[in-house]
Context: one part of a larger RNA
RNA sequence: AGUACACGGGGGAUGCCUAGGCUCUUGGAGGCGAAGAAGGACGUGACAAGCUGCGAAAAUCCACGGGGAUUGGCACAUACGAAUAGAUCCGUGGGAGUCCGAAUGGGGGAACCCGAUACGUUGAAGACGUAUCACCGACGUAAGUUGGGGCGAACGCAGGGAACUGAAACAUCUAAGUACCUGUAGGAGAAGAAAAUAACAAUGAUUCCGGGAGUAGUGGUGAGCGAAACCGGAGGAGCCCAAACCGCCAUUGUUCAGGCAAUGGCGGGGUUGAAGGACCGCGAGAAAUUUCUUGUGACCUAUAUAAGAAUUACCUGGGAAGGUAAGCCAUAGAGAGUGAGAGCCUCGUAUUAGGAAUGGGGAAUAAGAGAUAGCGGUAUCCUGAGUAAGGCGGGACCGGAGGAAUCCUGUCUGAAACAGCCGGCACCAUCCGGCAAGGCUAAAUACUACCGAGAGACCGAUAGAGGACCAGUACUGUGAAGGAAAGGUGAAAAGAACCGUGAAUAACGGAGUGCAAUAGAACCUGAAACCGUGUACUUACAAGCGGUCGGAGCCACUAAAGGUGGUGACGGCGUGCCUUUUGCAUAAUGAGCCUACGAGUUAAUGAUUUUAGCGAGGUUAAUGAUCGGGAGGUCAGCAGCCGAAGCGAAAGCGAGUCUGAACAGGGCGUAGUAGUUAGAGUCAUUAGACGCGAAACUUAGUGAUCUACCCUUGAGCAGGAUGAAGGUCUGGUAACACAGAUUGGAGGUCCGAACCGGUAGCUGUUGAAAAAGCUUCGGAUGACUUGAGGGUAGGGGUGAAAGGCUAAUCAAACUGAGAGAUAGCUCGUACUCCCCGAAAAGCUUUUAGGAGCUGCCUUGAUAAUAGUUUACAGAGGUAGAGCUACUGAUAGGAUGCGGGGGCUUCACCGCCUACCAAUUCCUGACAAACUGCGAAUGCUGUAAAGUUAAAUAUCAGGAGAAAGGCUGCGGGUGCUAAUGUCCGUAGCCGAGAGGGAAAGAACCCGGACCAUCGGCUAAGGUCCCGGAAUGUAUGUUAAGUUGAUAUAACGCGGUUGGACAGCAGAGACAGCUAGGAUGUUGGCUUGGAAGCAGCCAUUCAUUUAAAGAGUGCGUAACAGCUCACUAGUCGAGCAGUCCGGCAUGGAUAAUAAACGGGCAUAAAACAUACUACCGAAGCCAUGGAACAGAGAUGUUGGUAGGGGAGCAUUCUAUUUGAGGGGAAGCGUGGUUGUGAGAUUGCGUGGAUUGAAUAGAAAAGCAAAUGUAGGCAUAAGUAACGAUAAUGAGGGAAAGAAACCCUCACACCGAAAGACCAAGGGUUCCUGAUCAACGAUAAACGGAUCAGGGUUAGUCCGGACCUAAGGCGUAGCCGAGAGGCGGAGUCGAUGGAUAAUUGGUUAAUAUUCCAAUACCUGCUUAUAAGGCGAAGGAAUGACAGAGGAGCGGAAGCUACGCGAGCUGACGGAAUAGCUCGUUGAACACAGAAGGUAAUGUUAUAUAGGCAAAUCCGUAUGACAGCUGAGAGUGGAAAGUACGAAGAUCCGUAAGGAGAUUUGACAGUUAGUGGAAGCAGACUUUCGAGAAAAGUUUCUAAGCGAUACUUAUAAGGAGCCGGUACCGUAAACCGACACAGGUGGUCGAGGAGAGAAUCCAAAGGUGCUC
Repeated sequence: AGUACACGGGGGAUGCCUAGGCUCUUGGAGGCGAAGAAGGACGUGACAAGCUGCGAAAAUCCACGGGGAUUGGCACAUACGAAUAGAUCCGUGGGAGUCCGAAUGGGGGAACCCGAUACGUUGAAGACGUAUCACCGACGUAAGUUGGGGCGAACGCAGGGAACUGAAACAUCUAAGUACCUGUAGGAGAAGAAAAUAACAAUGAUUCCGGGAGUAGUGGUGAGCGAAACCGGAGGAGCCCAAACCGCCAUUGUUCAGGCAAUGGCGGGGUUGAAGGACCGCGAGAAAUUUCUUGUGACCUAUAUAAGAAUUACCUGGGAAGGUAAGCCAUAGAGAGUGAGAGCCUCGUAUUAGGAAUGGGGAAUAAGAGAUAGCGGUAUCCUGAGUAAGGCGGGACCGGAGGAAUCCUGUCUGAAACAGCCGGCACCAUCCGGCAAGGCUAAAUACUACCGAGAGACCGAUAGAGGACCAGUACUGUGAAGGAAAGGUGAAAAGAACCGUGAAUAACGGAGUGCAAUAGAACCUGAAACCGUGUACUUACAAGCGGUCGGAGCCACUAAAGGUGGUGACGGCGUGCCUUUUGCAUAAUGAGCCUACGAGUUAAUGAUUUUAGCGAGGUUAAUGAUCGGGAGGUCAGCAGCCGAAGCGAAAGCGAGUCUGAACAGGGCGUAGUAGUUAGAGUCAUUAGACGCGAAACUUAGUGAUCUACCCUUGAGCAGGAUGAAGGUCUGGUAACACAGAUUGGAGGUCCGAACCGGUAGCUGUUGAAAAAGCUUCGGAUGACUUGAGGGUAGGGGUGAAAGGCUAAUCAAACUGAGAGAUAGCUCGUACUCCCCGAAAAGCUUUUAGGAGCUGCCUUGAUAAUAGUUUACAGAGGUAGAGCUACUGAUAGGAUGCGGGGGCUUCACCGCCUACCAAUUCCUGACAAACUGCGAAUGCUGUAAAGUUAAAUAUCAGGAGAAAGGCUGCGGGUGCUAAUGUCCGUAGCCGAGAGGGAAAGAACCCGGACCAUCGGCUAAGGUCCCGGAAUGUAUGUUAAGUUGAUAUAACGCGGUUGGACAGCAGAGACAGCUAGGAUGUUGGCUUGGAAGCAGCCAUUCAUUUAAAGAGUGCGUAACAGCUCACUAGUCGAGCAGUCCGGCAUGGAUAAUAAACGGGCAUAAAACAUACUACCGAAGCCAUGGAACAGAGAUGUUGGUAGGGGAGCAUUCUAUUUGAGGGGAAGCGUGGUUGUGAGAUUGCGUGGAUUGAAUAGAAAAGCAAAUGUAGGCAUAAGUAACGAUAAUGAGGGAAAGAAACCCUCACACCGAAAGACCAAGGGUUCCUGAUCAACGAUAAACGGAUCAGGGUUAGUCCGGACCUAAGGCGUAGCCGAGAGGCGGAGUCGAUGGAUAAUUGGUUAAUAUUCCAAUACCUGCUUAUAAGGCGAAGGAAUGACAGAGGAGCGGAAGCUACGCGAGCUGACGGAAUAGCUCGUUGAACACAGAAGGUAAUGUUAUAUAGGCAAAUCCGUAUGACAGCUGAGAGUGGAAAGUACGAAGAUCCGUAAGGAGAUUUGACAGUUAGUGGAAGCAGACUUUCGAGAAAAGUUUCUAAGCGAUACUUAUAAGGAGCCGGUACCGUAAACCGACACAGGUGGUCGAGGAGAGAAUCCAAAGGUGCUC
C1' cells in the first nucleotide's frame, strides 16, 4: 500500500412530520383620503437591541356588552406588581393620536428650517403654547359655502400605439389594435328602447351563454384572418326632454301711448310612425296602477358568546387511545388534540339558545312629492342644420378600394320639412321596414388586492410563493433595479447538581435525568462521496480499462460434508462509458466524485385503430329542475350536429345525373346501405408544445459621483535663464531714418521641482494593483492644471476626430417589459423483456448538413401472388473482332503526279537530285463518341415441372432514412497516383458477436435464444510459447534466404534441372617444355615510325610442325617480354548456346524493432503428394425458454424505427390486513424470477404502512462545458502585499520575535510631521475579553462586551445677499402625459458679518473656567432732531503680467541676562554645552506710503419713469482724504523655571498636590523679508459677475408720551455642526490593498531652489 470485516469521523440524502404555500368553491365586501390616506420617520417597557402593539393619555385610556381565574405580547430569567370590589382576555363605540407624506403658511437635500396674524405664559426683547393662514373648480356682488387633488390587485371605457415573429427570404399582409404609455369611471363598466333585422312570412331595446361555423366571405386568393341573420337559453323595464301652443318676468326697440315686436329666463303643455302633438269640439275627472324622498320599523343577519350525550376493568408498555372483557351515547361515528389507532378524556361536532351597541337587509307603515288614460275634427302650426348627403384623404366593419352598401371624420361643399326623410350591400324602379341629426335606464356579463367558512386522486423544506425561519431581509448596484441561504432535542427541560483533567465559563471523562443521551442543545432518522482506527490475508524482479475464468497457500467458522466465509501466489482471455460518425480505445465531444433536482405535457379540433352503448339511425349543448355536506348524480332540454343520395360550374334534376343535337358513347354514382355517441391508444394541426442555449429588434424608464464638452464661482504654478516693443541718454539727419549704451520686462520663449502627462525598457500577468511599480521621458504663464456647484441622454449627447468617451460596459449604455422572441443549428432526453427491422437511392426544391413525393421498414385488414430452374419466343450492338466497307488515324517499302534545290547564254526545250511528296501497290497495325461482323451474362414475355414457403399485391395507421464506407469485377477522371473522386455490379461493414489473419470496421471461415468440465468439422494450423505430427515420401535452398508479400531494371563461372549443337585414345581441355622465322625497318608520312603515333592495301609472298606486313606490354626509334599458331609431355572427358527451380548483389534513417517471440538448416524453410489430429457462439447431442403454426415442424444477431407484454414510484376508490410484543427508512446477509424486480433473517430506527382489483400521474438519470449542496485532487505545495531593521534587559501572563517600560540601532522629515474641507459615522476615551476578524502568534487592536465622551451671541452654516442653474402663480405651446416661462422663489464655489490670551479633562474646547473685549435688538433715562421705501443716487465692484518700496511675522546670528550640566592637574577668562530670555484681541492715536481726473462746502438745476435738500451737470470757495506697521494702555509677574515635599489615588508605570524654599530673568543689536499697505503703481489686450449690505435722498404717510440719532445704565441673545480618521488600516478602490483624493503651515546645514543629501520638532520600523 491492496482486499475483506468490525468500529468511528464527516456530510445531510432518505423516511416520517408541518407551522407555510398553490389551485379553487361559497358567502361577504368592493374602496381609503384635507375630519389628513396608503406608506413611513422618530419615540414608547423596571431593565429593552429586534419584531409586534401603541403615540408625549404612547405593549395603552374610557363606556357598554361578553367572560370567570388568572395575569404584566413574541420572551421560558430577575425584580416589582395587578386580579372574585371580577383583572388579563374577546366584541362594539368613543378618547388621545409627535413628525414626514396629496402635504396644503413659506422654504427644503422627506421625517428638517424659517414665518405672519390673534390670544396667552409675563412687563419689553428673546423663547414657548393654542388657533388660523396653499392652489384650483362650482355657487355667490361679497363675506363665504361646497367639492377636488393622493393611494389602491384585477376587471371597464377611451386617447396614443410597437417590434421580435409568421409568410421557411421580403415590401402588402401577420404578430395586433397585442405589449406598453396616458386619461378616466364603477362595484361593476360599456351598450341600450329601432331612421333595426328581415323578405312578401315575420320579429320587436341592450348584454351574455350554446349553436349557426371555421360556414358566407376576405386574402402577395400566400401565410393567414373570419362574420351575420336565424334557432335554443340566461335575464328582462322602460322612459324623459327640445319644438308647436298658452302664460309670467326682465331687458331692448318702437309707438297713434291702448300696445306691439325682439331677445333671454322661468312655468304650463307635449314626446311619436297604424304617425304623433299643438289647435277646435265633446267627455271624464282618479276607481285603479306606479315611482321617488324623509322618518318609524316587526323580523332576519354580521361583529363577542352560551348549553351540548355516552366507559370502565385487566394485560403489555416510559406512557394506552392498542389487546382482552363487559357496557353506553348517537338529530353528535366531521375534525383536531391528549406520553402509540379515542364516538363515550379535552376542544369540538349534530341540535338548540342569547345579545347592550353599531352596521347590513327589510315586510309593513306615516308624511310629502310626482307619473300614466278617452272620443271626434284635420284648415293651419310643430316634430332636433353647418346636420343628412356629396367630393378628396384616412379609419372601422368578415370585407386589404374592390362592383362596395353601412358607420366615424381631417378638409371643401351642402339639402328636404310629412305630398317629407332614411334603410333593405354599387345604382334605378316597385315593394317592405323605419323616423336620424337631444338625453336617461336595473338585471343577466367581467374581475378579486381584502374578510369569513370550506375543499383538493395539489406540494411537503433543492418541493410548494422569491419568502414555512424577524424576506423583498442580508447582500450587489450611482441609480432604475437585482436578490439569496436558512424547518425538526424530548411526552415533559426533567437542558446534565456534584467530582476530575485542563490556563479556562473551551473541550473531554465520570456522576445524574430520561423508555432512549450514538435524543446533549453543531441535538429525530442519519445514506453516499471523502477521511480514519483495529484485525485477517496479500504485497519490495513487478508493468496496464484492474474485471472475469481457473487456482496453491494462509486465516476464521463449522452442522464435520475436502462444507462455508476471507485473502489471492501463479496462469488464460480481455483497449472504459456517452455522443457524433463511412468509421472511435482513440491522441474527436462530455463528465473530478457523491447526493438531490433535471426534458414528448395539457387544451381544442381532426385522422385512424380499438372497447362499450344504441343502430337507419345516433347524440345532445347551453340552460333548468331535483337529490346530496360536496365541484357530484339523476331527470328535463332535440337548438344543433353526423349519417341515411347523388350528379352538375350552376340553374337544376334525382337512382340517377353531367356532357351532348342525341334515346349514342363516356365520367361520377346506384344496384352490393352502417352509422353515430362516449372512453382509451397512436399521429397531425393550432397553441412556448420534448428540455436548455443566441447575437439581435421594439417599448417604457434609469444614469454626466467615471468620462467628453459647456456654464458659474474660486484656487495653484520652487527656482533659474533669455531680454521684444516702448522710454531715456549719446552719436547721427535739413527733419526723419538709423546706430550705440542704458532702462524696460514681452513671449501658446528656454532649463527645471510641485502639478499635469504617459516616450522607451524591464518587472508584474492565479499581480501589491481588473492597467500598477522601477528606471527613463514630454508639458510646466498656458489652446495650462485643478476644487465646488450646475447643464447636455441612447440612433441621443459630447468629441482639437481615436469610432474616442457616455459609471471597470460602446460601430449604438444600463434596467424592466413584449418574452418561454426566433434558432432548417449544437447538446441532452431517465426501467425491463419479447417480435420484425431499414436507409444513406430517384425526381423537385434561393436546394444541397433542410424539406415534399416515390423506393426501402413496421402494424392491421383483404386475398389477387412472387422468386428460382428448364423450354420456347423476343428486343439489343457491349466484350471480342475487323477495317482492300464507312468515319478518322497510322509504321516501313515500291512508284514518284506535283513542288523545292542545282546545272544549262536570254527565252524555250531540257538534265541532275542520298530533298519533300499526291495517287496506286505490297507488308504491318489503331479507335469511348468507327462497324460490311458479333457473343457470354443480363432483360421481357409465354408455358411446364419441381422447389423456396409468404418472400407478392392493394387499402389503412406509424416511421426512420435521404452525410455512407471498404473489397472484388466492369469503366470515367487522375499520373492505368492516392485509405483520391464519380458511376455500374456483387459482397461485407454500417446495424454482426464468434474462429483465423500477432494486433486490424470491410480480407478468409461463419450469421450469437439460454445452459452443458459432451461430440464432429470450416478457414487456419499441429518444435516450445499454443490446442493438435519434432508425420510419411521425394526433391530444392546455405542466403537464417526463408518461417505468409514492400522492392525493380540490371548484374552474377552461386547451385540445381532440362534442351540444343560442337571437340575428344588418330589423345581433346588445362598445366609444363620448346618454337613463334624470312623478304622487311612493307609503302607513305615523319626529326624518327623498324608488327605495335597516323595513313595506304588485291595485308603479299617465302621457309615451315607452326609463326599476323602482327593480340598486348615496352623504346626517342630500335631492342626486349608476350599472344595468336605449332610440336612434345600428360591421359578422359572438355568447351559453348538457350530455357527453367532455388539462392545472390542491387538494398541507405534514426532502440534490436518488418518471422508475433523463442528459435529452426537432409528443417520447425521452400516445392509436390498422402495420412492423422487440433480448431468457431458453424453442425450434432442433452435439457430449457419464447414466438409462429391445426399439427408436423420451423424460428429467435441487430442501429434508426414500427409493434407487443410487463416491473417499479406517488396519490385516489373499494375490499382486506400489519404495527411500541416495534411501521417506514437505513445497513448487511439469504431465497426467488428471463428481466425490470419481489420476498425474507439480523442490526439500526421509533411511528406509521401494506396486499388485491381498478383509476390518475410533477412516474424511473451517468452524461445536457446541466442546477444546488457536500467532499476530494493538486498539497501541507504557491503565497503571507514595497529589502526603512532590528537587538538587549525588565514587566505582567498558562503561554511573548511582534503587547507595555527602559536602553541602543534604523527610517521619513515640501513628510511617512501639523491643521482644515469632503467623505465616513462612534472608528474617540476607560474597563473587561480572545471563539471569530488581523494573511502568523497575541496577553495587543480600528476586533468582541460594557460604560463614558462632542458644551459657542462672536468659529462654520441657517434666521442676510445674489451667480450658473433649478422650480415656477400669470402667459405661450402640445393627442394625453407634458414642454417652456417675465414676476417671484430657491441656489455658494463668491459678497456681507461681532473674541482674544491663559488654564483645565481619560476623552471637548476661539465652545467649559479665569481675565479682558466686541456685536445686535429691547427697556429706561438724558440730549438733539424731519422721520419715513420693495423707489432714486452713490458705494459695494472685480482681468492678466510685471518690477519696486514700506513692513519689530516666523526663522537665524551676535552679545547680555536667568537656570542647570561638564570641568583629573592646571586654569577663573568673553571656558564649553543645554534650555529659557515672553504676551493677544481690543481701545487710544495717526508715522511711511498712496491719491490731485481727490475730498469738503456754497449756489443753480430741461436728466435720474413721481418727488428729492441726494446723484449727475455747471460755477465758486476751502484742503483735505486714505493708510499697514510701530508707539501707549491692555499687563496684577513673583508668572514661566528649579529644589524640597505632608497627604491622597494607582497592581505598576505614574498622577494630583496643600505647603515651604531657591534664584529671581533684554522692552539689545543685526540679518531676513511672509502676510499686509493694496481696491497701490507700471504695462498689455482677450477689456475682465450680480445682489444684499453701507451712505444718502425724498414719495405715500405721520407729525408725537410716537419715530430717528447720540450717550449711559439695565436686560436679552435662537437652531444645526463641534468626538475621531482625514496622502489614510477609519474616504473612493470587494481586503487592515505599493493605486486615487481639494486647501493651509512646512524650521536648520550645504544649495538658485519646495531639486538633492544629512537631519530638528514630531512620527515611524511598514502584522510572519
A computed fold for a 1664-nucleotide part of an RNA from a Bacteroidales bacterium, annotated as large-subunit ribosomal RNA, half A.
NCBI's taxonomy places the organism under Bacteria, Pseudomonadati, Bacteroidota, Bacteroidia, Bacteroidales.